RNA sequence: GACCGAAAGGGCAAACCCGUCGAAAGGCGGGGACGCAAAGCCACGGGUCUAAAUCCUGAGCUAGCGGGACAGGACAGCCGGGCCGCCGAAG
Numbered sequence: 001g002a003c004c005g006a007a008a009g010g011g012c013a014a015a016c017c018c019g020u021c022g023a024a025a026g027g028c029g030g031g032g033a034c035g036c037a038a039a040g041c042c043a044c045g046g047g048u049c050u051a052a053a054u055c056c057u058g059a060g061c062u063a064g065c066g067g068g069a070c071a072g073g074a075c076a077g078c079c080g081g082g083c084c085g086c087c088g089a090a091g
Stems, first nucleotide, its partner, number of pairs: 003091001011036002016031006034077001040083003044080003047075004054069005
């Protein structure tokens, strides 16, 4: 120094509830802890979720509504990948 991950000090915070933003997925703030050694950061590959708008579709037409597709959006606590990083026993 690399791996691994015991201890200590600390860190983060699922579900759920409240507020707020959003069409939604979901984000942010507060409470709360299921968990986490990268549960720090990045949507690059796969995946999942959403899809107001747009397009298609159904009754003669239009609207509304329903169904389908999709630009786009979201998730880093789904799996890979990239970047950065505290402590450090035994091996």